[in-house]
RNA sequence: CCGCUGAAAUGGCAAACUUGUUGAAAAACAAGGACGCAAAGCUAUGGGUCUAAGGUUCGCCGGAACUAUGACUGCCAAGCUGCCAAG
Numbered sequence: 001c002c003g004c005u006g007a008a009a010u011g012g013c014a015a016a017c018u019u020g021u022u023g024a025a026a027a028a029c030a031a032g033g034a035c036g037c038a039a040a041g042c043u044a045u046g047g048g049u050c051u052a053a054g055g056u057u058c059g060c061c062g063g064a065a066c067u068a069u070g071a072c073u074g075c076c077a078a079g080c081u082g083c084c085a086a087g
Base pairs, nucleotide, nucleotide: 002087005085006084012037013036017032018031019030020029021028022027035074041080042079043078045077046076047075048072049071050070054067055066056065057064058063
């Protein structure tokens, strides 16, 4: 210096679940907690997934369908950045 690399060590993150707060919901945040993670760091750019307050349409007037301007990067790509190290 390098990677379709990850043996070790040091640190890092934190799923489910519980409690609280926010929210129409999906979900987010905080504390606890660890299933996992070498980008589980950042960006909703492409695809995908979740929700449907508002809106539109329908209605047997109970409601139903569609819709992202709401979310998810710990679903997959892409872009940007980056620690340590056997080799």
A computed fold for an 87-nucleotide RNA, annotated as c-di-GMP-I riboswitch aptamer. The prediction has a mean pLDDT of 85. The sequence was found by an Rfam model in a public genome assembly.